About this RNA
The prediction has a mean pLDDT of 89. A computed fold for a 323-nucleotide part of an RNA from a wastewater metagenome, annotated as large-subunit ribosomal RNA, domain IV. RNAcentral holds the full RNA, with entries from SILVA.
Context: one part of a larger RNA
RNA sequence: CUGUUGCCAAGGAACUCGGCAAAAUGACCCCGUAAGUUCGCGAGAAGGGGUGCACGCAAGUGCCGCAGUGAAGAGGCCCAAGCAACUGUUUAACUAAAACACAGCUCUAUGCAAAGUCGCAAGACGACGUAUAUGGGGUGACGCCUGCCCGGUGCUGGAAGGUUAAGGGGAUUUGUUAGUCGCAAGACGAAGCUUUGAACCGAAGCCCCAGUGAACGGCGGCCGUAACUAUAACGGUCCUAAGGUAGCGAAAUUCCUUGUCAGGUAAGUUCUGACCCGCACGAAAGGCGUAAUGAUUUGGGCGCUGUCUCGGCAGCAGACUCG
Numbered sequence: 001c002u003g004u005u006g007c008c009a010a011g012g013a014a015c016u017c018g019g020c021a022a023a024a025u026g027a028c029c030c031c032g033u034a035a036g037u038u039c040g041c042g043a044g045a046a047g048g049g050g051u052g053c054a055c056g057c058a059a060g061u062g063c064c065g066c067a068g069u070g071a072a073g074a075g076g077c078c079c080a081a082g083c084a085a086c087u088g089u090u091u092a093a094c095u096a097a098a099a100c101a102c103a104g105c106u107c108u109a110u111g112c113a114a115a116g117u118c119g120c121a122a123g124a125c126g127a128c129g130u131a132u133a134u135g136g137g138g139u140g141a142c143g144c145c146u147g148c149c150c151g152g153u154g155c156u157g158g159a160a161g162g163u164u165a166a167g168g169g170g171a172u173u174u175g176u177u178a179g180u181c182g183c184a185a186g187a188c189g190a191a192g193c194u195u196u197g198a199a200c201c202g203a204a205g206c207c208c209c210a211g212u213g214a215a216c217g218g219c220g221g222c223c224g225u226a227a228c229u230a231u232a233a234c235g236g237u238c239c240u241a242a243g244g245u246a247g248c249g250a251a252a253u254u255c256c257u258u259g260u261c262a263g264g265u266a267a268g269u270u271c272u273g274a275c276c277c278g279c280a281c282g283a284a285a286g287g288c289g290u291a292a293u294g295a296u297u298u299g300g301g302c303g304c305u306g307u308c309u310c311g312g313c314a315g316c317a318g319a320c321u322c323g
Stems, first nucleotide, its partner, number of pairs: 001318008010309002014307001019304001027051005036041001038141001052063004064068001076302007083294002088100002104139007116125003142289004147219003152216002154212005161207003167201002175193002179188003220238005247281001248278001259275005
C1' cells in the first nucleotide's frame, strides 16, 4: 500500500448526483396509537414501560452484575408528492420499472359443417362448447365522467344512375380465288376457308346516396370595444367537417424558464401549494380523483452513524524483505 473485519475524541450528512455504504431499530409481554378510508384497512402507525435469580397462593420482599430476549439470530420511523389500483410478469448473463398482465368496461365478428387458426389434403383445434359461448381490437380496480366534427380514410347498409372483366354477340374488315374484264401488265371478285372485330347484353368493385368515433383521425385566425389604466362579458370579419366542452395545467407534457407569488432553509435551478401567458394537456393511444399496495421515482424531517471535517489504531490475508 491492497483486501477484509473491528474500534474511535468533538461534531453529526458539513459527504455525495443521491445518506451510496455503514450505523441504528430488532424478540416477547403490557399500555397506547393520528390523518385518511373502498370501513377491510391505515397499524407492529407513532410513542412509552417491562424482561435475571430466590422466597411467597398472592400482595410483595430480598439478592447479584457495567449489562438479565446478558452470546447468536430477529422492523429504523415519520411527513408530502408523481406513476401504476392491487397479488403477479419481464429483457437466463448491464434496464424489475411508470413497461407487460390483470379483474372490470367497451367495440366488433360468429346461428354451428360458427367465426377464427394450422394443414396441399385428409384432418385437427375452437368444443364433445352454442351468443351468460367463442375469436379479435382497445381501455385497464373503484368513484365522478367520457364533449364537438362523418369533409378525408376505414367499416356497415343501399341500389336508381354512370363506369366496368371474362363471356355472349356479330356489323365491319384482311388474305386467298372459281370466275369476269383486259393484247398485256393487271383490275374486279361469288361461295368456302381465313383475318379483324363495332353496336348491343354483361357481376362485384369504383363513382354515387346514407349511417358510423370506446373506427383511423381532427377539434382556427385577424381586428375593434367598458367614464384612470388594464382587461374584454360584447361586436365585426375570414376560413373550416367541426373549431378543445368538463376536468387538469411551468405537469413523467413549459421552449422562453431558476416564469411569478407563497411555504419550507441562514441561504432552495430540486420539492410543495397557487396563478394560467397550455412553445406543444384533455376526455377508453381515456380525463380527473382515489384508500390500500410498491426491492418504484421525487422532496423534507426524526433517530443513527468514519459518508464527511480528517484522519488514527488494531486483527486476519496479501504485497515487500530474508530464508